Description:
The RNA shown here (transfer RNA) has 77 nucleotides and comes from Endomicrobium proavitum. Taxonomically the source falls in Endomicrobium (Bacteria, Pseudomonadati, Endomicrobiia, Endomicrobiales). It matches the Rfam family "tRNA". Rfam describes the family as follows. Transfer RNA (tRNA) molecules are approximately 80 nucleotides in length. Rfam classes the family as a transfer RNA. The sequence is in RNAcentral, with records from ENA and MGnify.
[in-house]
RNA sequence: GGGCCUAUAGCUCAGUUAGUCAGAGCGCACCCCUGAUAAGGGUGAGGUCUGUGGUGCAACUCCACAUAGGCCCACCA
Numbered sequence: 001g002g003g004c005c006u007a008u009a010g011c012u013c014a015g016u017u018a019g020u021c022a023g024a025g026c027g028c029a030c031c032c033c034u035g036a037u038a039a040g041g042g043u044g045a046g047g048u049c050u051g052u053g054g055u056g057c058a059a060c061u062c063c064a065c066a067u068a069g070g071c072c073c074a075c076c077a
Base pairs, nucleotide, nucleotide: 001073002072003071004070005069006068007067010026011025012024013023019057028044029043030042031041032040050066051065052064053063054062
């Protein structure tokens, strides 16, 4: 220098034929249970989906650029 992949909740991830309210597990808070703890049960909080712009009635989803991380190739005397 060229190409490809990834970015969604505190963590690990699902969701991309654009369309109802953006989800799961773990974790966290509170409650129940227990003599107490663990386990178990119930309820709840928590995210404007990496950023900017574009297309469109409508964007997590499509397009462009940027940022961060990862992989491959090339170059480097």

Its mean pLDDT, the model's own confidence on a scale to 100, is 80. The same sequence occurs in records of 7 taxa.